[in-house]
RNA sequence: UCCCCGGUGGCGCAAUGGUAGCGCAGCUCGCUGUUAACGAGUUGGUUGUAGGUUCGAAUCCUACCCGGGGAG
Numbered sequence: 001u002c003c004c005c006g007g008u009g010g011c012g013c014a015a016u017g018g019u020a021g022c023g024c025a026g027c028u029c030g031c032u033g034u035u036a037a038c039g040a041g042u043u044g045g046u047u048g049u050a051g052g053u054u055c056g057a058a059u060c061c062u063a064c065c066c067g068g069g070g071a072g
Stems, first nucleotide, its partner, number of pairs: 001071007010024004018055001026042005048064005
């Protein structure tokens, strides 16, 4: 320098053009003599950044940033 993969809640991951979800963690309550476990409820997201396409973008296009792999 070029090619490929990835970037979404605190963490691990879904969602492949039409309301952004799940698990864990957190918080509240129940249960228990207490804790843990278990049960019920609940908070938390400018989808890496900036543009573009579209009635509508996490999703498609372009550039850039970050991480991983490969070629030279």
This is a predicted structure of a 72-nucleotide RNA (transfer RNA) from a Candidatus Kaiserbacteria bacterium. Its Rfam family is "tRNA". Taxonomically the source falls in Candidatus Kaiseribacteriota (Bacteria, Bacteria candidate phyla). The coordinates come from a structure-prediction model, not an experiment, and the mean pLDDT is 82.